Model confidence (mean pLDDT): 79 of 100.
A computed fold for a 94-nucleotide RNA from a Vampirovibrionales bacterium, annotated as Bacterial small signal recognition particle RNA.
The sequence was found by an Rfam model in a public genome assembly.
Rfam family: Bacterial small signal recognition particle RNA. By type it is a non-coding RNA gene. Rfam describes the family as follows. The signal recognition particle (SRP) is a universally conserved ribonucleoprotein involved in the co-translational targeting of proteins to membranes.
RNA sequence: UGAUGGCGCGUUUGGCGUAAGGCUAGCGAACCAUGUCAGGCCGGGAACGGAGCAGCAUUAAGUUUUUCCUUACGGGUAAACAUUGCCGGAAGCG
Repeated sequence: UGAUGGCGCGUUUGGCGUAAGGCUAGCGAACCAUGUCAGGCCGGGAACGGAGCAGCAUUAAGUUUUUCCUUACGGGUAAACAUUGCCGGAAGCG
């Protein structure tokens, strides 16, 4: 002078974690959602009609969930690359 290498720093690509959103399915409204509206009520001579509670159904807000998708991270991790920093010191020269 200084190889390989190690640490640190950086980049890229994976997989993990966290957060948010999305998809599927389920649950989900006494009344202030919809539909159907038993009973009862109202109108009518009647036929019928009307409003409409409960119930049922479909769902909204919301909520639960296996998996999956997307985004983000002043999270960590692995590999490769790179390295103006640090350690180390093969080999060579004097």